RNA sequence: GGGGCGGUAGUUCAGUUGGGAGAACGCUUCCCUCGCACGGAAGAGGUCAGGGGUUCAAGUCCCCUCCGCUCCA
Numbered sequence: 001g002g003g004g005c006g007g008u009a010g011u012u013c014a015g016u017u018g019g020g021a022g023a024a025c026g027c028u029u030c031c032c033u034c035g036c037a038c039g040g041a042a043g044a045g046g047u048c049a050g051g052g053g054u055u056c057a058a059g060u061c062c063c064c065u066c067c068g069c070u071c072c073a
Stems, first nucleotide, its partner, number of pairs: 001072007010025004019056001027043005049065005
């Protein structure tokens, strides 16, 4: 330098006809307990890496850039 894969909640990750942003764990509050843990209920938490484009509508399609992993040279 070129190719491939990846970047979504604090963490690990889902997300296929382009239209609801989600799960588990963690966190907060409440219930339960003498108290803690477990368990139960409710809740907070997101620039979907950044920018631009296409579209009525983009996490999802196209282009550029950044970061990580990997292959070729």
Molecule: transfer RNA
Organism: Clostridia bacterium